[in-house]
RNA sequence: AGAGUUUGAUCCUGGCUCAGAUUGAACGCUGGCGGCAUGCUUAACACAUGCAAGUCGAACGGUAACAGCGGAAGCUUGCUUCCGGCUGACGAGUGGCGGACGGGUGAGUAACGCGUAGGAAUCUGCCUAGUAGUGGGGGACAACUCGAGGAAACUCGGGCUAAUACCGCAUACGCCCUAAGGGGGAAAGCGGGGGAUCUUCGGACCUCGUGCUAUUAGAUGAGCCUGCGUCGGAUUAGCUUGUUGGUAGGGUAAUGGCCUACCAAGGCGACGAUCCGUAGCUGGUCUGAGAGGACGAUCAGCCACACUGGGACUGAGACACGGCCCAGACUCCUACGGGAGGCAGCAGUGGGGAAUAUUGCACAAUGGGCGCAAGCCUGAUGCAGCAAUGCCGCGUGUGUGAAGAAGGCCUGCGGGUUGUAAAGCACUUUCGAUUGGGAGGAAAAGUUUAGAGUUAAUAUCUCUGGACCUUGACGUUACCUUUAGAAGAAGCACCGGCUAACUCCGCGCCAGCAGCCGCGGUAAUACGGAGGGUGCAAGCGUUAAUCGGAAUUACUGGGCGUAAAGCGCGCGUAGGCGGUUUGGUAAGUCAGAUGUGAAAGCCCCGGGCUCAACCUGGGAAUUGCAUUUGAAACUGCCUGACUAGAGUAUGGUAGAGGGAAGUGGAAUUCCAGGUGUAGCGGUGAAAUGCGUAGAUAUCUGGAGGAACAUCAGUGGCGAAGGCGACUUCCUGGACCAAUACUGACGCUCAGGUGCGAAAGCGUGGGUAGCAAACAGGAUUAGAUACCCUGGUAGUCCACGCUGUAAACGAUGUCAACUAGCCGUUGGGUCCAUUAUAAGGGCUUAGUGGCGCAGCUAACGCGAUAAGUUGACCGCCUGGGGAGUACGGCCGCAAGGUUAAAACUCAAAGGAAUUGACGGGGGCCCGCACAAGCGGUGGAGCAUGUGGUUUAAUUCGACGCAACGCGCAGAACCUUACCCGGGUUGGAAACCCUCCGAACCUGCUAGAGAUAGUGGGGUGCCCUUCGGGGAACGGGGUGUCCGGGUGCUGCAUGGCUGUCGUCAGCUCGUGUCGUGAGAUGUUGGGUUAAGUCCCGCAACGAGCGCAACCCUUGUCGUUAGUUGCCAGCGGAUCAUGCCGGGCACUCUAGCGAGACUGCCGGUGUUAAGCCGGAGGAAGGUGGGGAUGACGUCAAGUCCUCAUGGCCCUUAUGCCCGGGGCUACACACGUGCUACAAUGGCUGGUACAAAGGGCAGCGACACCGCGAGGUGAAGCAAAUCCCAAAAAGCCGGUCUCAGUUCGGAUUGGAGUCUGCAACCCGACUCCAUGAAGUUGGAAUCGCUAGUAAUCGUGGAUCAGCACGCCACGGUGAAUACGUUCCCGGGCCUUGUACACACCGCCCGUCACACCAUGGGAGUUAGGUGCUCCAGAAGUGGCUGAGCCAACCCUUCGGGGAGGCAGGUCCCUAAGGAGUGCCUGGUAACUGGGGUGAAGUCGUAACAAGGUA
Repeated sequence: AGAGUUUGAUCCUGGCUCAGAUUGAACGCUGGCGGCAUGCUUAACACAUGCAAGUCGAACGGUAACAGCGGAAGCUUGCUUCCGGCUGACGAGUGGCGGACGGGUGAGUAACGCGUAGGAAUCUGCCUAGUAGUGGGGGACAACUCGAGGAAACUCGGGCUAAUACCGCAUACGCCCUAAGGGGGAAAGCGGGGGAUCUUCGGACCUCGUGCUAUUAGAUGAGCCUGCGUCGGAUUAGCUUGUUGGUAGGGUAAUGGCCUACCAAGGCGACGAUCCGUAGCUGGUCUGAGAGGACGAUCAGCCACACUGGGACUGAGACACGGCCCAGACUCCUACGGGAGGCAGCAGUGGGGAAUAUUGCACAAUGGGCGCAAGCCUGAUGCAGCAAUGCCGCGUGUGUGAAGAAGGCCUGCGGGUUGUAAAGCACUUUCGAUUGGGAGGAAAAGUUUAGAGUUAAUAUCUCUGGACCUUGACGUUACCUUUAGAAGAAGCACCGGCUAACUCCGCGCCAGCAGCCGCGGUAAUACGGAGGGUGCAAGCGUUAAUCGGAAUUACUGGGCGUAAAGCGCGCGUAGGCGGUUUGGUAAGUCAGAUGUGAAAGCCCCGGGCUCAACCUGGGAAUUGCAUUUGAAACUGCCUGACUAGAGUAUGGUAGAGGGAAGUGGAAUUCCAGGUGUAGCGGUGAAAUGCGUAGAUAUCUGGAGGAACAUCAGUGGCGAAGGCGACUUCCUGGACCAAUACUGACGCUCAGGUGCGAAAGCGUGGGUAGCAAACAGGAUUAGAUACCCUGGUAGUCCACGCUGUAAACGAUGUCAACUAGCCGUUGGGUCCAUUAUAAGGGCUUAGUGGCGCAGCUAACGCGAUAAGUUGACCGCCUGGGGAGUACGGCCGCAAGGUUAAAACUCAAAGGAAUUGACGGGGGCCCGCACAAGCGGUGGAGCAUGUGGUUUAAUUCGACGCAACGCGCAGAACCUUACCCGGGUUGGAAACCCUCCGAACCUGCUAGAGAUAGUGGGGUGCCCUUCGGGGAACGGGGUGUCCGGGUGCUGCAUGGCUGUCGUCAGCUCGUGUCGUGAGAUGUUGGGUUAAGUCCCGCAACGAGCGCAACCCUUGUCGUUAGUUGCCAGCGGAUCAUGCCGGGCACUCUAGCGAGACUGCCGGUGUUAAGCCGGAGGAAGGUGGGGAUGACGUCAAGUCCUCAUGGCCCUUAUGCCCGGGGCUACACACGUGCUACAAUGGCUGGUACAAAGGGCAGCGACACCGCGAGGUGAAGCAAAUCCCAAAAAGCCGGUCUCAGUUCGGAUUGGAGUCUGCAACCCGACUCCAUGAAGUUGGAAUCGCUAGUAAUCGUGGAUCAGCACGCCACGGUGAAUACGUUCCCGGGCCUUGUACACACCGCCCGUCACACCAUGGGAGUUAGGUGCUCCAGAAGUGGCUGAGCCAACCCUUCGGGGAGGCAGGUCCCUAAGGAGUGCCUGGUAACUGGGGUGAAGUCGUAACAAGGUA
């Protein structure tokens, strides 16, 4: 520090996700040791049991228990009982101090609660310092005793008694009150010691210590007040009556509406009151570069609470965790009358929960309470236990060791890897185990002694020093040491990318994985296992949570033309910001100083545990607040001035700016009349409609409403919406010029307020045209649409409402600055011209087009900024849900405005790129259309396919590009299918072994395979003559095997089809672009062609095109048999038959020839095109071969090859028979026809190219014929197949189902073959079907082509209408590119990229999910009005009751108080009525999600109506 994920790819925007750190954690797997920490985050739920606050006998009366001592009795002579407070001590009690600390928890609390900085009107036990005092009396009450009640808790009554308990009196420096005269108010003793003196022998007295009283001051602690800071919600906007203030009084320790009475009417709030929700606050902790964000366990400070609510008492301190009273809920006891209790102390239990420990030890240390002290108490605390909960440290060995062992895994079978890893050898011994030793935490206190102080004192007491005596829970401590021995000690997660780490097997969209993207449908590095590897390590992963990354809320540090985002536009309040200058001030600002900012923590430097974690000393820091002293630039404030901002005045200018009134002409429609006759109108075409009752058309006149052609213009005006005939009136703003004046008067603007298109609403008018709704006619599968004919609201006017628009420049307002160029509107000025018009220069205000810099993701913007800055406002934060629900406000309604959440997705989006596509455009081509010729589709037959059938009808091929295709030829074979019979190392390959050479040939059984049994025959090489070997055949054994036309063409190779013989497809370097990419390859011409030329940020190159190759067309040359025969000779009825020749034809080698080369025109002087000459051939001469990058997961595993899978007495192999040949039907491809351009018949002519020895077979004879018999020739330019046919010359038929047509069927044959039944071809005789030119539709062909005619070949025993090849005869037409199809180039749009066979919308149906409404119902909170009223303080009363003080005549009275009663306040409780929040609900609304549902096709292309 970044990465993954939207796309075919790119850049951007933007969300989601990951890598890091952390935790009081939990869960899974695993687990050796130690140190230091930490450990109910949930139910402030309920609690059994034990402990957690006592202590003081030196305050007191005392003596229940224990011990000692003394005494008495019983006796067993050392035991029991009793007595004595005498002593140590001490239960209960009185009294004092402490139970307000320590410990727990975080429910409540949004508050002066907390933090920070201050303040004045206060109190403060114990402590410290000071001053003064501590005199003299009195009366009670517990304990105790007696009695009573009660189950108990406990209570009541009588009697006795002490005090440091209680109450007076005296005294009063200081204290308090005061009217300043005066008045008021205290106390307590106890302990130790003692020389004189006194004594009632108790003591007085003195002294010391301690306590007590009053008071002052301090310290500590506490109370109160104030400034500032302290969560979210405005879908909470108004709140408040003790409320705000005053006066008086009360109350308090103290100020204060804290409380009461009276008076005034205030106080708080947009700088967020009130209300709702949430929450203890802080030091700090986690994270982060920081700023921030989140949190507030442990430790520390503060606060609050103690079962829930209320209340006070005591006290220095409480409204009190282990106190009291009352109410409530709950639990327990009960004799039913009544009582007891409060773990949010430490342990522990139940419960809740994912989850959190021992009913431990000790007061040894530290600290606290009491005490003179010893000491006691202390679940504070110190320790131990449990838990890998965290942090830190250590160990689980070290070295050597290659035969690279075995085993595992993989393998291309060679090997590789695990791996120096192990074993082996040599060492070491931390930790653990074991043996023995052994610090520190301990200082004190006590006893004794020395000195000092106090004192009259050598007592005491205090302080200092010495000696003695002891004090450890932890603890079997830490640490050291002995012994033994590698001995006791490694797991977890991951390995597709992010992200370090790869293979095999299994499974087969199953099981499963997954943080995101995504894996899995038979070759998964992604699932499960294994081997190997990577990472961390006594842990490792997962889950949850926080911060980070996230600049993804942006203060640091973001944005708003198109990605989310500028309010529709003005005016304007609060607020924010504000020109130049003088002086002052010092609020902001800056600097210094002081105080504070607790400690701990973080950071730095040291120190201590062997290190570290941890502990500890010092420092720094604590960015803050307050006080104070300065500075005066900037901001603010005050003050004086200025004119550049802003405004006013004067004079002009342009304008559809606004409002009102009036006026005008053209047109539509309607009405009246005239002319006139059959249609008009409307459309793609029609129809509805109008018209003979006279329309449309045309002329005249009239009515009425609405809108204002031309001018008219990226012209004008206005803030926007918007504004368009003319005239008048009223009125707003802008601009220009020159001066004068005011003197910052300014800019922006939350709320607020006004304006605001169209549609819509209300009331009343108006209504010509147009026209939602509606009706009819069409279109259509449908057509609630598009089109047509009508037509009502509305459109118009007046008044009122609505308040929204793609209200757009998708661009807020204001101001300043920053190159130019060209238009245009308004004004001014200068120039020249001749007054004007027009023109040019400068300037100013608008409004447009280009464009530099700059900006931008790009597109683009560019002085009218989207540039560079400033001021202010508004708005945005992933998509959907949703601008929706609920609530509020507005509205007559429609609706508007404000505005969520649950849930769901990993995207949604912007700009640009390359393609593809378009019922987009341009250019061009092709038998693509058109123009022609002939077909198919109808018939019969042949053949292939589908379907059906079947035991099987083997399999494949399916638009073009499957269907006379694989099959260049299924009777058996083929053959893969079916039935039946047989066989199992196999029909065939390799290895081993035995036998035999091989081989040839019979017989028997059987359908055959097969089985059985005979006969003949011995070869080649070596040889030591025994034999061995090679090839071949047979038998056997066994495992590797062998075999499979079994599966997968979507695992593949190879081959092939297709676009398409279309002209395209790319690369290198350079350049442009952030990039994908572009350029080149586009453009202008031209071509069959990316063919060539020109131009050009491109220059070159490659694969394609063309050419080179074959063939054909002309000529030359060479050669001359089997070919040829002109001339010469010979022979024949005739024939190159013979001699001869090679001239010609021909054959087949080599050459020539054609290149737009020449001429003219045209073109850009080019490429080229047009025409011409010559030429056998002319612009590629004709034909063929040749098929770029790629597309279709195209075809083929059944040609072959091949991975994987499957079968192995069978899915292999052999055999016989059957099937592939079936047949209601449908389609494709063909043949033959339907006839006279013909059929039949007689005669006659002319090819090319092929094939031939298991062959072609002349010729002769036989047969009507297929053919047969015999047989010459020929391995072929020689012989044969072989007759070419159409044609030509005659004859006949005469338009008919025929002398057309030949299917079908009967009969008879021929040939091939082992065999023609299923199931061959051909021949003859007979039969003589459909068919009279073929619907919609559709195919081929542009010249030696179509059409037509025959010939040959491959396959093949036989079988050809198919296929391939050959020649004969031999046309018609092409104006042209509008249209159909296909293709090429350029361009445009796109929401497509699996690429239009694309994408995609809505209803309906089904399932699931969350949510709104909902008659209601239920729970909680809260306001108001009442009822009620416990305990308790206070007030009043107090006839009952009372010891202290006062008076007294001693009877009593007074003061004061108590019980009781009552009043105010008041908790719980109750009633009524509102409001808020949540749960739930029949039914209902929409929403979301869900591989293959229905209906349509709305959007994306002009998406077919933009």